[in-house]
Molecule: Bacterial RNase P class A
Organism: Frankiaceae bacterium
RNA sequence: CGAGCCGGCCGGACGGUCGCGUUACGCCCCUCUUUGUUCUGUUUCGGCAGCUCAAGCGGGGUGUGCCGAGGAACGUCCGGGCUCCACAGGGCGAGGUGGUGGGUAACACCCACCCGGGGUGACCCGCGGGACAGUGCCACAGAGAGGAGACCGCCUGCGCGACUGGCUUGCCCGUCAGCGCAGGUAAGGGUGAAAGGGUGCGGUAAGAGCGCACCAGCGUCCGGGGUGACCCGGACGGCUAGGUAAACCCCACCAGGAGCUAGGUCAAAAGGGCCCCGGGCUUGCCCGGUGCCUGCGCAGGCGCUCGAGGACGGCCCGUCCGAGUCUGCGGGUAGACCGCUAGAGGCUGUCGGUAACGGCAGUCGUAGAUAGAUGACCGUCGCCGCACCACUUCGGUGGUGCGGCACAGAACCCGGCGUACAGGUCGACUCGUCCG
Numbered sequence: 001c002g003a004g005c006c007g008g009c010c011g012g013a014c015g016g017u018c019g020c021g022u023u024a025c026g027c028c029c030c031u032c033u034u035u036g037u038u039c040u041g042u043u044u045c046g047g048c049a050g051c052u053c054a055a056g057c058g059g060g061g062u063g064u065g066c067c068g069a070g071g072a073a074c075g076u077c078c079g080g081g082c083u084c085c086a087c088a089g090g091g092c093g094a095g096g097u098g099g100u101g102g103g104u105a106a107c108a109c110c111c112a113c114c115c116g117g118g119g120u121g122a123c124c125c126g127c128g129g130g131a132c133a134g135u136g137c138c139a140c141a142g143a144g145a146g147g148a149g150a151c152c153g154c155c156u157g158c159g160c161g162a163c164u165g166g167c168u169u170g171c172c173c174g175u176c177a178g179c180g181c182a183g184g185u186a187a188g189g190g191u192g193a194a195a196g197g198g199u200g201c202g203g204u205a206a207g208a209g210c211g212c213a214c215c216a217g218c219g220u221c222c223g224g225g226g227u228g229a230c231c232c233g234g235a236c237g238g239c240u241a242g243g244u245a246a247a248c249c250c251c252a253c254c255a256g257g258a259g260c261u262a263g264g265u266c267a268a269a270a271g272g273g274c275c276c277c278g279g280g281c282u283u284g285c286c287c288g289g290u291g292c293c294u295g296c297g298c299a300g301g302c303g304c305u306c307g308a309g310g311a312c313g314g315c316c317c318g319u320c321c322g323a324g325u326c327u328g329c330g331g332g333u334a335g336a337c338c339g340c341u342a343g344a345g346g347c348u349g350u351c352g353g354u355a356a357c358g359g360c361a362g363u364c365g366u367a368g369a370u371a372g373a374u375g376a377c378c379g380u381c382g383c384c385g386c387a388c389c390a391c392u393u394c395g396g397u398g399g400u401g402c403g404g405c406a407c408a409g410a411a412c413c414c415g416g417c418g419u420a421c422a423g424g425u426c427g428a429c430u431c432g433u434c435c436g
Stems, first nucleotide, its partner, number of pairs: 001432004006427005012381007020068002023065008032056001034055003039050004070407001074418002077416005082259004089317004095254004099113005114128001115126004129250002134248002136244003151189002153185008161176003165172003197215006216240001218237008263338004271294004276289006296330007309321004345364008382405010
């Protein structure tokens, strides 16, 4: 210098004008209530009613100040916190995870290692338990897709045929690379992603782990190393075992359900009930008002201890609760506050650990909207691309103009994973070439 590999960080800056949300403070307005107070009326002299002013809660307007999206806020795929419900038991069914050791609140995440695969290498990839527990499946091609298979080939026997020879002239011996039939053979050919180890020697009619030697692989046992996955070495065995479990299945382990529209407080409402007051009359009803309690109406199904329905994860048994419950139609309120953001929190240092991570100390304050705020425009600078001009050591440099600057936006909160992303930047490492 070129090519590559892994990890971290940033992801426009500054200024001006207008605008939005939270919050603090100030000013103005309104309503209500309480307390105090002014005046008036009334009084059984305790008070009561009205009115004036001040303070306070709340609401609205306005001004100023502080703060105001992300590395993924995204997808909602995992895991937790938190909340409500549940928390006798049994059987069946169903879900998730899957090398080993560690980390963690937990995980399908992370770290380290093992095994397998790829790369010259840095490094990367693995949905990585079990295929001798059993069942299923293996397209097309092929004879055969599993303790299989005879299509070609090879070999044997028989028959026919052909040829050489012999003679007793229609028989015999022999040969064959021809045809047919019956067998043997898994060495060779061919098909396929995959066809029952490889090389050699022996063996055989031809062959074959049929036998033997070596190699590969599997199983059992023994020795050694490691916490472990596993690795190294030795002996023996049968000679050799196909793939697929994100097919059923088997094994081990894990797991209650539903979710912030969780859940809670207050207010309000369609209606209903009761007390009191006023009015009307047909004298027990109607109308209006204050207050309190409750929370609607209609229709249908099932049921009230011979029990509907509910809870116990889905089903069954069983247990518990149990007088209402389910469905359809119609109507009403849908506002405020809490939950809500300080949390397994960030940063720095130090200690332990190979690391993930953990301990300790110090330090920081950092969005809370509810139809949903965090924006728009302008200027300067920065970066990228294109065009033109000038200079040039031909690598580029400078100037002008135009265009562009991503992916995407909180909605209870965290830890992960996955996905998207213009451009920039830093560090470690690898390979190649050249120079010293």